[in-house]
RNA sequence: AGCCACAGGAUCGGGAGAAUCCGGGGGCGACCCCGGUGCCGAAGGAGCAACCGCCCCGGUAAACUCUCAGGCGCAAGGACCGUCCUGUUUCG
Repeated sequence: AGCCACAGGAUCGGGAGAAUCCGGGGGCGACCCCGGUGCCGAAGGAGCAACCGCCCCGGUAAACUCUCAGGCGCAAGGACCGUCCUGUUUCG
């Protein structure tokens, strides 16, 4: 100095789904609070197949499953992808 992998970060680029639902209250308003019904999965969280282990108990992934949380006009958020920066490890 470089490649790969992982982790973290960035005033960077991209980024889906589902109710502008119903009732009540507050606010000039944007909007907020309480209750109800129907939905969505891609923050977070939870569950497990092979397998490991094995008397039982147990360990174990995801964009799968659940929908606790979150969300269902725009905006925001957003897993993830790209770019850049930093760090660690391995190799040459």

This is a predicted structure of a 92-nucleotide RNA (Glycine riboswitch aptamer) from Cereibacter sphaeroides.
The same sequence occurs in records of 2 taxa.
NCBI's taxonomy places the organism under Bacteria, Pseudomonadati, Alphaproteobacteria, Paracoccaceae, Cereibacter.